[in-house]
Molecule: small-subunit ribosomal RNA
Organism: uncultured bacterium
RNA sequence: AGAGUUUGAUUUUGGCUCAGGAUGAACGCUGGCGGCGUGCCUAAUACAUGCAAGUCGGACGGACAGUUUACUGUCAGUGGCGAACGAGUGAGUAACACGUAGGUAACCUGCCCCUGUGAGGGGGACAACAGCUGGAAACGGCUGCUGAUACCGCAUAGGCAUCCCCACCGCAUGGUGGAGAUGUUAAAGGUCCUUUAGGGGACCGCACGGGGAUGGACCUGCGGCGCAUUAGCUGGUUGGCGGGGCAACGGCCCACCAAGGCGACGAUGCGUAGCCGACCUGAGAGGGCGGACGGCCACACUGGGACUGAGACACGGCCCAGACUCCUACGGGAGGCAGCAGUAGGGAAUUUUCGGCAAUGGGGGGAACCCUGACCGAGCAACGCCGCGUGAGCGAAGAAGGCCUUCGGGUCGUAAAGCUCUGUUAUGAAGGAAGAAGGAGGCCACUAGGGAAUGGGUGGCCGGUGACGGUACUUCAUGAGGAAGCCACGGCUAACUACGUGCCAGCAGCCGCGGUAAUACGUAGGUGGCGAGCGUUAUCCGGAAUCAUUGGGCGUAAAGAGGGAGCAGGCGGCGGAAAAGGUCUGUGGUGAAAGCCCGAAGCCAAACUUCGGUAAGCCAUGGAAACCGGUCUGCUGGAGUGCGGUAGAGGAUCGUGGAAUUCCAUGUGUAGCGGUGAAAUGCGUAGAUAUAUGGAGGAACACCAGUGGCGAAGGCGACGAUCUGGGCCUGCACUGACGCUCAGUCCCGAAAGCGUGGGGAGCAAAUAGGAUUAGAUACCCUAGUAGUCCACGCCGUAAACGAUCGAUACUAAGUGUCGGGAGUCAAAUCCCAGUGCUGGAGUCAACGCAAUAAGUAUCGCGCCUGAGUAGUACGUUCGCAAGAAUGAAACUCAAAGGAAUUGACGGGGGCCCGCACAAGCGGUGGAGCAUGUGGUUUAAUUCGAAGCAACGCGAAGAACCUUACCAGGUCUUGACAUCGAUCCAAAAGGAGCGGAGAUGCUCCCAUAGCUAUGGAGAAGACAGGUGGUGCAUGGUUGUCGUCAGCUCGUGCCGUGAGGUGUCGGCUUAAGUGCCAUAACGAGCGCAACCCCUCUCCGUAGUUGCCAUCGGGUUAAGCCGGGCACUCUGCGGACACUGCCACCGCAAGGUGUGAGGAAGGUGGGGAUGACGUCAAAUCAGCACGGCCCUUACGUCCGGGGCUACACACGUGUUACAAUGGGGAGUACAGAGAGCCGGUCUGCGGCAACGCCGAUCCAAUCCUUAAAGCUCUCCUCAGUUCGGAUUGGGGUCUGCAACCCGACCCCAUGAAGCUGGAUUCGCUAGUAAUCGCGCAUCAGCCAUGGCGCGGUGAAUACGAUCCCGGGCCUUGUACACACCGCCCGUCA
Repeated sequence: AGAGUUUGAUUUUGGCUCAGGAUGAACGCUGGCGGCGUGCCUAAUACAUGCAAGUCGGACGGACAGUUUACUGUCAGUGGCGAACGAGUGAGUAACACGUAGGUAACCUGCCCCUGUGAGGGGGACAACAGCUGGAAACGGCUGCUGAUACCGCAUAGGCAUCCCCACCGCAUGGUGGAGAUGUUAAAGGUCCUUUAGGGGACCGCACGGGGAUGGACCUGCGGCGCAUUAGCUGGUUGGCGGGGCAACGGCCCACCAAGGCGACGAUGCGUAGCCGACCUGAGAGGGCGGACGGCCACACUGGGACUGAGACACGGCCCAGACUCCUACGGGAGGCAGCAGUAGGGAAUUUUCGGCAAUGGGGGGAACCCUGACCGAGCAACGCCGCGUGAGCGAAGAAGGCCUUCGGGUCGUAAAGCUCUGUUAUGAAGGAAGAAGGAGGCCACUAGGGAAUGGGUGGCCGGUGACGGUACUUCAUGAGGAAGCCACGGCUAACUACGUGCCAGCAGCCGCGGUAAUACGUAGGUGGCGAGCGUUAUCCGGAAUCAUUGGGCGUAAAGAGGGAGCAGGCGGCGGAAAAGGUCUGUGGUGAAAGCCCGAAGCCAAACUUCGGUAAGCCAUGGAAACCGGUCUGCUGGAGUGCGGUAGAGGAUCGUGGAAUUCCAUGUGUAGCGGUGAAAUGCGUAGAUAUAUGGAGGAACACCAGUGGCGAAGGCGACGAUCUGGGCCUGCACUGACGCUCAGUCCCGAAAGCGUGGGGAGCAAAUAGGAUUAGAUACCCUAGUAGUCCACGCCGUAAACGAUCGAUACUAAGUGUCGGGAGUCAAAUCCCAGUGCUGGAGUCAACGCAAUAAGUAUCGCGCCUGAGUAGUACGUUCGCAAGAAUGAAACUCAAAGGAAUUGACGGGGGCCCGCACAAGCGGUGGAGCAUGUGGUUUAAUUCGAAGCAACGCGAAGAACCUUACCAGGUCUUGACAUCGAUCCAAAAGGAGCGGAGAUGCUCCCAUAGCUAUGGAGAAGACAGGUGGUGCAUGGUUGUCGUCAGCUCGUGCCGUGAGGUGUCGGCUUAAGUGCCAUAACGAGCGCAACCCCUCUCCGUAGUUGCCAUCGGGUUAAGCCGGGCACUCUGCGGACACUGCCACCGCAAGGUGUGAGGAAGGUGGGGAUGACGUCAAAUCAGCACGGCCCUUACGUCCGGGGCUACACACGUGUUACAAUGGGGAGUACAGAGAGCCGGUCUGCGGCAACGCCGAUCCAAUCCUUAAAGCUCUCCUCAGUUCGGAUUGGGGUCUGCAACCCGACCCCAUGAAGCUGGAUUCGCUAGUAAUCGCGCAUCAGCCAUGGCGCGGUGAAUACGAUCCCGGGCCUUGUACACACCGCCCGUCA
């Protein structure tokens, strides 16, 4: 000293929370010792029992006991002193109760100290006691006797009171001293010594004075709580005169008189509370607190009262009343722990019915001594603070064991063991304190007075006294022996792994963890922190500048009152004089002690204790005079007044005017009008709307009109008159600080609303109807009442906003405008007062504000303190009401907010693109079939894929196999891999038998071969798993999207997130390029480089080709030959807006331009940026956890994946004549092939079969089909269509039943162009036609991937649908509109 938490991120506001310290604590776990402290915070609840206040025989009489007969001891009573202290508690008390500083000239004070004087002389009683007697007891009663330091007169002294005189003094009332008069009023003895005694003396007492000290009483200033949702309180109340009372003043009390007194500087009431020194915290200022210790106060079962006394209205006294408890013979009595212990109860919670008066202190006493639960000690309690210990050194095989592990190791860890030591503490034994000094007494010395004696004082010596306690301490011995826990380990906050659990159990101070890999739960290991403690809970301060005096704010975060006038209050211009209230300063007093702090000292040290020092405040008294305040006196600059101008929707009243709407009357006129997105309700043939004329009535004032004017705000708009407020400007004169602000108060205050009475044209809440809609108590339409208008009276609120209180001063510029002035011939220009814009410094969280401040300052007022609850409830005030003003809490949450940033989104905007739409062509959706999916079914119908981006998808081949599924039959180190004790002959192959097979048994090979190659193989390590998790992963893939984007470095801007660059203009298919530019560059993408294709050239010609030459055939590159051409392979060339015209700054664009095979990326492919979808895949593969292990593994035959009421997707064939059938005939490209492709010939109607040629391929397969020619069919369920079914076959294969393809004959279903809808395609494309290949024994292929043939139509355009890019705007969204969120109901 800060940190966490609002957001995707940022900044700010702001609350919540944490880290610190503290405690009279409590609770949980744990617990060795000592010292010093502390210990009912709750029930001021109730108390059993014991003790806590007595003492004096040297005041008195007596009783009893003892004896040495003269004394001693004990005791009740009388009497004295004490019991008013000490000890406890904090209920009450908001008060002169406390603190502090004063006052008393308005007072008292026992014992104590100093001092003066005195103590003369008398009297009468009463306890005890004795007798009688009452009562259960407590307690008495009657009679009689007696003493005193008990009581009462008298004398004297002094005192006191009153009157009066004198002197002196005081701030006032007044006081002090002295004289006089009147009145009143004292006393007590005891003990001891002694010369000789009617004496002298000592000590303790007694009386009256004077003084002191101490203790108290009263009065006063100032200070310290909450609520104003407590605003008025008060009758002895306030004062006076007189009296009473008191220690004393006083309405303290009383009679009379007056009507006062207190209060927003908070009276009264209510609530709470003992106050202070101090204590805790804090840098301080403050905040909290008042336990222990100390001072004061109050109380003593509750309430009241007095008595005694120096002192009480009395804790362990009295009386009365009350509640409660106890005793009782029922008549009556007794009691008061908030003393020390202790008990019950309450409570989270607080101790022994201890020892001693040894010390300190107190009471009594002459003293010894007695008493003392004050006190000193001990006991209990980790309740707190402080200290000590639980061992130290060496010790690596880094033991065992635990935990983790990548299985190598790591860690606990020098830790342990072991070796060598020490002895604090502990245990035992021995010794053993200080605290004790004094007093009494004895002796000695000195000393006043004195003849002596006793006595007093001072000093010395002797002398006994310890609860704690045989304690502290010391020594010896023993022996590492008896002594460590608690909390935490996600971030804050220091310390991490494993297992278990699986939004469960649980944790949590805040944020938040836990839904199968939890460093956050539980346990373990490890680690961190503290340590005889550690955590938790509670409370206080701190952090919190989060109530801000120090030290905050109010445009948008909470917060400027709607506006003004103005009393109190606060603040206030320039001089002079004196004074000295504030202020500053010197001195004195006080500020108790303890505590804190500083310096020392004593316990070994510390805690603890002792000693010394230190000050804010207040009071008194000097000094200073700048500033503030007060007084006196001036000034003119602030403020105001007059004279002169001037602008204006400023206000009020009265009148006047025209336009328009509506209505009425009349005329013309006829079928509609009106209204809307479209309509309807409505009006109209009884004549509307329209139009013309006349009239009525109400309200509002077009143009002018302007970020123009006026006003304090609300607000003010035709014109005129009257009355009236304010402003501005100019110069002169005057007043002389008269000013600013303003709680309360008063006034004004839009609209709506209310009351009474008018008025009512238009408009128009409510209401009615019509529409819209799922509904539509709305938006739209047709009507329409309050109201809107006037007068008077209320209301008193608004986003009453500039969301910005008023005043004053100062602080760059530029530009417009209203009013006035200066200036000018007119301008320009300048000044004052207003009103706008831009902008600098400055400021601000930012946005922004910026001389009209949100800048710099001063003064005054108002207001704010997390969000919700709530401007609600209650109370009060106001109001006719509506309601307004004032204005909470319980409870809930960890946020709620402001500004700005990046995205995403918008039925926001702008620009642009895409078969996105449009324009076209052909399809889908209807039918049959094929195929995939859902669903259903099943023993199983294995699994996955799920909008686009699952569904002819994984699967480029499910009859067995595949195969993962099902039922059944088997095996258990296993079908497969590695190791393996041991064994030594096989295994494989062939055959036979059983079995559905897996497999089991037997034989042959085998008189073989082989010598550790190989095989078998128990137990066990392990194998195996298409079991789970694609949300643990790698890899791969889809998609946005071949969309034009995505970023970085440096610089610059911003507090920051971030921005800039990448924006703007033009252009492009493109972030393609050019220009501009606080940016300059760069990267990944785009493009290009790669492949195919199109043209040409070069080169090479076999299997390709054949122009020329030759041979040859019915024909044929068939042959010789050739490589010109085609073609093939290789290598090059070509295209770049290069040229031209026009447009353009350029980039580039346009052009039936030229040239060229090709023209503006020529066409196609490969190539997929940063990223998104927890997208897909654990069943391609790989892989981490988890799970199974005679099974979730393995093998086998069989079945299933092919099921079938249905639904969907993708296809195919069609519905026909642009067609179908038949016959003839022409032209490709690409690819595959020896377990193969197959020609010719033959057989079969055909599928196919047979035979044997040929091809390891530019050689063979190899006839393309649509097309073209001819012909039949003639619009029909057909010569269309071919499903389905019957029969017969072919082929593949171990095997076509479930479940193959093909062929032939026969059968001949639906279907006549397909609803809403929806898909593809922009050119060699769509459409159409065939061909090939992969997989493959065969094939359910109509699928997929390729190849070529024929070969169109259309695109005006950018409104709309979908998707995308850039810029911009709004946002309360950020899981990002499939968002967020409000209300009702459950």